[in-house]
RNA sequence: ACUCGAUAAUAGCAAACUCGUUGAAAAGCGGGGACGCAAAGCUUCCGGUCUAACGGCUUCUGCCUACGACAGCGGGGUCGCCGAA
Numbered sequence: 001a002c003u004c005g006a007u008a009a010u011a012g013c014a015a016a017c018u019c020g021u022u023g024a025a026a027a028g029c030g031g032g033g034a035c036g037c038a039a040a041g042c043u044u045c046c047g048g049u050c051u052a053a054c055g056g057c058u059u060c061u062g063c064c065u066a067c068g069a070c071a072g073c074g075g076g077g078u079c080g081c082c083g084a085a
Stems, first nucleotide, its partner, number of pairs: 004083002012037002017032006035072001041078003045075003048070003055064003
């Protein structure tokens, strides 16, 4: 240094639920709260998933559609703390 990852140390993040708020929604943000996480830091490049406002189609109540969302779905990229075996 790389790989790897302790019932080590130090710090960190925060699912569900809930309150407020933004949004058409998915979901985001802030407070509370901890299921978990060694990248649960960052990044939509690839795949996947969610939503369907706008738009399109329509037998008229449904279908399609991302320019929206998810990095705590997987892969890639990138940066980073600690050091037992």
This is a predicted structure of an 85-nucleotide RNA (c-di-GMP-I riboswitch aptamer) from Glaciimonas immobilis.
Of the family's consensus pairs, 100% are formed in the model.
The sequence is in RNAcentral, with records from Rfam.
The organism belongs to Glaciimonas, within Bacteria.